[in-house]
RNA sequence: GCGCCGGUGGUCCAGCGGCAGGACACCUCCUUGACAUGGAGGAGACCGGAGGUUCGAGCCCUCCUCGGCGCA
Numbered sequence: 001g002c003g004c005c006g007g008u009g010g011u012c013c014a015g016c017g018g019c020a021g022g023a024c025a026c027c028u029c030c031u032u033g034a035c036a037u038g039g040a041g042g043a044g045a046c047c048g049g050a051g052g053u054u055c056g057a058g059c060c061c062u063c064c065u066c067g068g069c070g071c072a
Stems, first nucleotide, its partner, number of pairs: 001071007010024004018055001026042005048064005
């Protein structure tokens, strides 16, 4: 340099163009003599950046950027 895959709450992952969800972590309450476990509830991401397409984009297109793999 070229090709492919990926970047989504604190972490790890989902997400047929139409309300962004799960697990763990965190907070509150219940349970306990207390802790842990367990149960109920809650907060937290405008989706790597910029343009474009569309009535509407996490999703499609272009460029950039970061990471991984492969080929030179």
The RNA shown here (transfer RNA) has 72 nucleotides and comes from a Thermoplasmata archaeon. The RNAcentral record of the sequence draws on ENA. NCBI's taxonomy places the organism under Archaea, Methanobacteriati, Thermoplasmatota, Thermoplasmata. Its Rfam family is "tRNA". It is annotated as a transfer RNA.